[in-house]
RNA sequence: GACAAAGGCAAACCGCCGGUAACGGCGGGACGCAAAGCUUCCGGUCCGGGCAGCAGCCCGGAUAGCGGAGUCGCCGAA
Repeated sequence: GACAAAGGCAAACCGCCGGUAACGGCGGGACGCAAAGCUUCCGGUCCGGGCAGCAGCCCGGAUAGCGGAGUCGCCGAA
């Protein structure tokens, strides 16, 4: 980051499975994505539990397709 090339990933939804849940895995399916490859370090949001009993704080979990950050990577026009 292009009216390029070769490709890649896969939202919602559906089926099965796991989980208290958020959500995840597999299959189907494509909304989209130049990192929608990987990593919870920071913030946000979501779930469970606790303390308080306006608020809020703490612990554990989830989200990488919420943002920041780190890191590996295809092509090569301006």
Molecule: c-di-GMP-I riboswitch aptamer
Organism: soil metagenome